Record summary
This is a predicted structure of a 72-nucleotide RNA (transfer RNA) from a candidate division WWE3 bacterium. The sequence is in RNAcentral, with records from ENA.
RNA sequence: GAGCCCGUAGCACAAUGGUAAUGCGAGAAACUUUGAAUUUCUAGAUUAGGGGUUCAAAUCCUCUCGGGCUCU
Numbered sequence: 001g002a003g004c005c006c007g008u009a010g011c012a013c014a015a016u017g018g019u020a021a022u023g024c025g026a027g028a029a030a031c032u033u034u035g036a037a038u039u040u041c042u043a044g045a046u047u048a049g050g051g052g053u054u055c056a057a058a059u060c061c062u063c064u065c066g067g068g069c070u071c072u
Stems, first nucleotide, its partner, number of pairs: 001071007010024003018055001026042005048064005
């Protein structure tokens, strides 16, 4: 220098154009003499950033940034 893949909650991940889901973790309650376990509930995401297409974008297009792999 070239090609490909990835970037979503504290962490790990899903969502193939139509309300961003789940697990772990966090907080509260129930249960318990206390704790653990279990059950229920709650909060937590400007979907890496800018622009574009569209009635509607995490998703499609483009540029930038960051990470990984391969080639030179």